The RNA shown here (c-di-GMP-I riboswitch aptamer) has 79 nucleotides and comes from a Gemmatimonadota bacterium. Its Rfam family is "c-di-GMP-I riboswitch aptamer". Its family is annotated with cyclic-di-GMP binding in the Gene Ontology. Of the family's consensus pairs, 95% are formed in the model. The sequence was found by an Rfam model in a public genome assembly. The source organism's lineage runs through Bacteria, Pseudomonadati and Gemmatimonadota.
RNA sequence: GUUCCGAGAAGGCACCCCGAUCGCGAGGUCGGUCCGCAAAGCCCAGGGUCUCGAUCCCGAGACAGCCAGGGUUGCCGAG
Numbered sequence: 001g002u003u004c005c006g007a008g009a010a011g012g013c014a015c016c017c018c019g020a021u022c023g024c025g026a027g028g029u030c031g032g033u034c035c036g037c038a039a040a041g042c043c044c045a046g047g048g049u050c051u052c053g054a055u056c057c058c059g060a061g062a063c064a065g066c067c068a069g070g071g072u073u074g075c076c077g078a079g
C1' cells in the first nucleotide's frame, strides 16, 4: 500500500417527534431531537409500498433509514 474483517477510540450521518416552510398529496427543505447506521456518502437501477389523475388498468409522482444488487469514493486499526 491492497484485500478481508469490525473490537476499541475519535469522528460522520440523523429514525420517530416538534416548529417553520414548499407541495393537491405521498412527501421534501431548514432548525431542534437522537432510535439507529460500518458507508444510513454519491451514482445507476430491479422489486415493493404509498400518492395524484384517469376516456379502463394506463399515465405522472413519492420513499431509498422498505428489500435486494452493481459501480465509485471514504474515517480508524483489535485482528
Stems, first nucleotide, its partner, number of pairs: 004079001005077002012037002017032006035065001041072004046067002048063006